[in-house]
C1' cells in the first nucleotide's frame, strides 16, 4: 500500500415527519408503471406520502354540523 474476513458504525428501500420491525448496501444499496414516438430524447396516461405496521401532517372523496 492492496486484498479478504469479523465486529461496530453509517447509509438505502419511486413524495414529508416520528416510532417499531424486515430486507439490502457498505462505495454500493436506491432512482414506479403503461402507451405512442424514438434510439435515446420527447409526448400522453395511471397508482402511491409505508419495504411493512401505527400515529401525525399534506392531498383526494363522501357524509353530517
Nucleotide at each position: 500500500u492492496g486484498g479478504g474476513a469479523a465486529c461496530c458504525g453509517g447509509g438505502a428501500g419511486a413524495u414529508g415527519g416520528c416510532a417499531u420491525u424486515c430486507u439490502c448496501c457498505u462505495u454500493a444499496a436506491a432512482c414506479g408503471c403503461c402507451g405512442g414516438g424514438c434510439u435515446c430524447u420527447c409526448c400522453g396516461g395511471c397508482u402511491a406520502a409505508u419495504g411493512a405496521u401505527g400515529c401525525c401532517u399534506a392531498c383526494c372523496g363522501u357524509u353530517g354540523u